[in-house]
RNA sequence: CACUUAUUAAGAAAGGCAGAGGGUAAUGGCCCGAUGAAGCCUUGGCAACCCACACAACACCACUCAUUUGUGUGAAGGUGCUAAUUCCAUCCCGCCGCAGGCGGGACAGAUAAGUC
Numbered sequence: 001c002a003c004u005u006a007u008u009a010a011g012a013a014a015g016g017c018a019g020a021g022g023g024u025a026a027u028g029g030c031c032c033g034a035u036g037a038a039g040c041c042u043u044g045g046c047a048a049c050c051c052a053c054a055c056a057a058c059a060c061c062a063c064u065c066a067u068u069u070g071u072g073u074g075a076a077g078g079u080g081c082u083a084a085u086u087c088c089a090u091c092c093c094g095c096c097g098c099a100g101g102c103g104g105g106a107c108a109g110a111u112a113a114g115u116c
Base pairs, nucleotide, nucleotide: 002115003114004113005112006111007110008109013043014042015041016040017039021032022031023030026090027089028088029087044082045081046080049078050077051074052073053072054071055070056069057068086108091105092104093103094102095101096100
């Protein structure tokens, strides 16, 4: 890099260095930013994917354990995250009181776990 699965409406900030951009890219909006953007560092926090424990269930089995799935609790460790729904729209479908609004889906992206 590619592929698979899951999640993506919740949640969580201060300080230092730095110095003009940033919100993935494109277009259009809207917003953040010299009262200091990106990036880096420190400390804290959030969350619960991996993880630990408990309980339940299907299948298998002589039985138990293990495995799998689900639920709950926890937070030491591995990641991640810590403005706005992934900031919103774009493509398709449906509904409505149709300059528009609402809902669903796809694509893309992000993160985690795994596979080659």
This is a predicted structure of a 116-nucleotide RNA (SAM riboswitch aptamer (S box leader)) from a Sphingobacteriales bacterium. Its Rfam family is "SAM riboswitch aptamer (S box leader)". Rfam's curators write: The SAM riboswitch is found upstream of a number of genes which code for proteins involved in methionine or cysteine biosynthesis in Gram-positive bacteria.